Notes: A computed fold for a 245-nucleotide part of an RNA from a Candidatus Woesearchaeota archaeon, annotated as large-subunit ribosomal RNA, domain VI. Its mean pLDDT, the model's own confidence on a scale to 100, is 81. The sequence was found in a public genome assembly.
Context: one part of a larger RNA
RNA sequence: UGCUGAUGUCUGAAAGGAAGAAUUUUCUAGUACGAGAGGAACGGAAGUUCGGCGCCUCUGGUCCACCUGUUAUCCGGCAGGGUACGCAGGGCAGCUACGCGCUAAGGGAUAAGUGCUGAAUGCAUCUAAGCACGAAACCCGCCUUGAAACUAGACAUCAUAGGAAACUUCAAAAACAGGAGUUUGAUAGAAACGGUGUGUAAGCAUCAAGCUUCGGCGAGAUGUUCAGCAUGCGCUUACUAACAG
Numbered sequence: 001u002g003c004u005g006a007u008g009u010c011u012g013a014a015a016g017g018a019a020g021a022a023u024u025u026u027c028u029a030g031u032a033c034g035a036g037a038g039g040a041a042c043g044g045a046a047g048u049u050c051g052g053c054g055c056c057u058c059u060g061g062u063c064c065a066c067c068u069g070u071u072a073u074c075c076g077g078c079a080g081g082g083u084a085c086g087c088a089g090g091g092c093a094g095c096u097a098c099g100c101g102c103u104a105a106g107g108g109a110u111a112a113g114u115g116c117u118g119a120a121u122g123c124a125u126c127u128a129a130g131c132a133c134g135a136a137a138c139c140c141g142c143c144u145u146g147a148a149a150c151u152a153g154a155c156a157u158c159a160u161a162g163g164a165a166a167c168u169u170c171a172a173a174a175a176c177a178g179g180a181g182u183u184u185g186a187u188a189g190a191a192a193c194g195g196u197g198u199g200u201a202a203g204c205a206u207c208a209a210g211c212u213u214c215g216g217c218g219a220g221a222u223g224u225u226c227a228g229c230a231u232g233c234g235c236u237u238a239c240u241a242a243c244a245g
Base pairs, nucleotide, nucleotide: 005158006157007156008155009154010153014145015144016143017142020050021049022048023047024046025045026044027043033038051103052102053101054100055099059097060096061095062094066090067089068088069087070086071084072083073082074081075080092232106140107139108138113133114132115131116130166182167181168180169179170178187241188240189239190237191236193234194233195231196230197229198228203224204223205222206221207220210217211216
C1' cells in the first nucleotide's frame, strides 16, 4: 500500500540454483580411408566414477526405548530389583551410508562462419531489399523464493466474522514460527486388539549329573509355553486431560 473487513487460491516482474562434469563398452564397423599394415566419424544404446538434491522399501551401521544371558555388590533367603552405558548376544521406530531414487532432451533468437536468390556494376557478388543454417555463451525449458513488483497486481468465498492468547500436542521445532485439536472431541495419556522386538517367564509337575551325616540336598533338562516381558508403530475406545475465563 491503508481515512483500513476477513479467509483462501493464483499470476509472475525479479532473484537464486552443480541449471551437472568426466569416462568406458557396444551398434555404426573391421565399414569409410588405405597397396597392405592398420583403421575412424556423425548418430544411437547401455553403464561407471565424481559432484548435487532427496529418501529409509531393501542391505549395512547405530539404537544410554526394549528383550535375553552372565559378573561383582546391596536389598536377610526365593521371586523381583538397584549400582557399575559392568560385560556379552540380539534389536523395531528414529537418525544414517556402505543402501535406494532423480540429476535432460528439446525449442527460440543469434556470434564467428557457411549458404540461396539478388541488384547497385546487363557479368560477378552471402547483402544493399529478402530468405536459410549455425556454439557448453543468450532467452525459455527443470528446481526454489517471489505483490515491499511505490505501476505496491488478479480471482473466489464469507461478511459479522476473523485473528491472537490459553490449553492437549506433532513425522514441526534452539527461541519464535508452522501443522493437528480443544467435549459438536481421537489432540496427548491410559486401556483393548493387531503388528514388531526378544526368545520360551514365575509357579507347579516329572526326570536328573553330582554330593551325602543315607535323613536328604540338587546344577540342569522336559512339559505347562512360539511363553513372559516390552513397545516412540497401526487401529479401536471418551476412562484421564484439552477446564475456566